Overview: Model confidence (mean pLDDT): 82 of 100. This is a predicted structure of a 344-nucleotide part of an RNA (large-subunit ribosomal RNA, domain IV) from a Candidatus Nomurabacteria bacterium. It was read from a public genome assembly.
[in-house]
Context: one part of a larger RNA
């Protein structure tokens, strides 16, 4: 390294029964509790047989012979009779936490994570919602709202409180805001001719009116959602207070007063997979118990489908505790085979 044995103890080991060893080993009668969703829980637990030889008997099939399944009683051997061998779940109380069966990090994690039927919310009337594609077009579907998508929870059981102030959506349209095009209008420029009119070197120059052209020139009005605004909505995102006094002993506060707040945490559980103090106090179990059960409540910093809280059965899940059993240990000890080095 791979077995295999061990006085006396028997988990004192150890993070922690990890490892081994123990029982058992889908056999037959018996017997099996709490619990419970009456299915389970259960091969619960736990006790007893098991070989061979003889006689008696019943049942079944058969016309019969005879075969085949049992029951009963006596006997015999041996340390052992499912006498080998191979495969092959110890058991019990009692919490957590996930309902189960099922999935996952190929290759350091199999689980309390993910799914999961069930519950809910939106969205979709069909050329559907949505996905994929530049697009033709495909899925969704040869289906039709008892259907499809997308979110959240996650069997059951009892339940799911309050707040619509912010944020997200759904509705509304009355009045602010407020894009580009376009459509009317207006300013201002550049351009051509007339025409008047001032100077004139008679060539032309400037001003003014009007006609027409022409620019992606400015501006004004009128025009949409959308914002501001009005309401709704929580199994949407989320959020759920603080002082200070007060009862004929103390003590506490049912109870008043005051501030703010959109509104001040309800059931129901709590030192919890959540608790800083904290080995919180109590009880239990131990001879002793930071762990572990039951309470209790002063909850740093639980709380209701980011679900509360129970809960039968389930788990290669975790915690604590008892039997039995053991070399895990007190403490080591002896054999056996085998590798690697070393010497020979």
């Nucleotide at each position: 390294g791979u077995c295999c044995u061990c006085a006396a103890g028997g988990a004192a080991c150890u993070c922690g029964g990890c490892a081994a060893a123990c029982a058992a080993g889908c056999g037959g009668c018996c017997g099996u509790a709490a619990g419970u969703u009456a299915g389970c829980g259960a091969u619960a637990a736990g006790g007893c047989c098991u070989g061979c030889c003889c006689c008696u008997u019943u049942c079944u099939c058969g016309c019969a012979a005879g075969a085949g399944a049992g029951a009963g009683g006596g006997g015999c051997c041996g340390c052992a009779g499912u006498g080998a061998a191979a495969g092959u779940u110890u058991u019990c109380c009692u919490g957590g936490c996930a309902a189960c069966u099922g999935u996952u990090u190929a290759c350091c994690a199999a689980a309390a994570a993910c799914a999961c039927a069930g519950c809910u919310c939106c969205c979709u009337g069909c050329a559907a919602a949505c996905u994929c594609g530049u697009a033709a077009g495909a899925g969704g579907a040869a289906g039709u709202a008892u259907a499809g998508g997308g979110g959240g929870u996650g069997a059951c059981a009892c339940c799911u409180g309050a707040c619509c102030a912010a944020u997200g959506c759904c509705g509304g349209a009355a009045g602010g805001u407020c894009a580009a095009c376009c459509a009317u209008g207006g300013u201002g420029g550049g351009u051509a001719c007339a025409c008047a009119u001032a100077c004139u070197u008679c060539g032309g120059u400037g001003u003014g009116u009007g006609u027409g052209c022409u620019g992606g020139a400015c501006u004004a009005u009128g025009u949409a959602a959308g914002c501001c605004c009005c309401g709704g909505u929580g199994a949407a995102u989320g959020u759920c207070g603080g002082c200070g006094a007060u009862a004929a002993c103390u003590a506490u506060a049912a109870u008043c007063g005051u501030c703010c707040u959109a509104a001040g945490g309800u059931a129901g559980c709590g030192u919890a997979a959540u608790u800083c103090c904290u080995u919180g106090u109590c009880g239990g179990g131990u001879a002793a118990g930071u762990u572990c059960c039951g309470a209790c409540g002063u909850g740093c910093a639980c709380g209701a489908a980011u679900g509360g809280u129970g809960u039968a059965a389930u788990g290669a899940c975790u915690g604590g505790g008892a039997a039995a059993c053991u070399g895990u240990c007190u403490c080591g000890a002896g054999g056996a085979c085998u590798c690697g080095c070393u010497c020979g």